The prediction has a mean pLDDT of 81.
A computed fold for an 83-nucleotide RNA from Paucisalibacillus sp. EB02, annotated as c-di-GMP-I-GGC riboswitch aptamer.
The source organism's lineage runs through Bacteria, Bacilli, Caryophanales, Bacillaceae and Paucisalibacillus.
[in-house]
């Protein structure tokens, strides 16, 4: 530095339920695994949802804000194997 075929140690938790915070997306604890070789980390770039606030004749989607388990990118990592 590359790769993830096998092994082993392990380690995250879809969806749903129940509580709670939130205008909402959607977070948060506890249950529960559907999947994951970075499903560890970061909104830097794109998507995609939201619609309090601000514009607006009505709308819509700029401000905000949320998705990291949407893609990608940036930083850290475990076990084998290769170089």
């Nucleotide at each position: 530095c590359u790769a993830u075929a096998c092994a082993a140690a392990g380690g995250c938790a879809a969806a749903c339920u129940c509580a709670u915070u939130g205008g909402a997306a959607a977070a948060u604890g506890a249950g529960g695994a559907c999947g994951c070789a970075a499903a560890g980390u970061u909104u830097c770039a794109g998507a995609u949802c939201c619609a309090a606030u601000g514009c607006u004749u009505a709308u819509g989607a700029a401000u905000g804000g949320a998705u990291g388990g949407c893609u990608g990118g940036g930083c850290u990592g475990c076990a084998u194997a290769g170089a």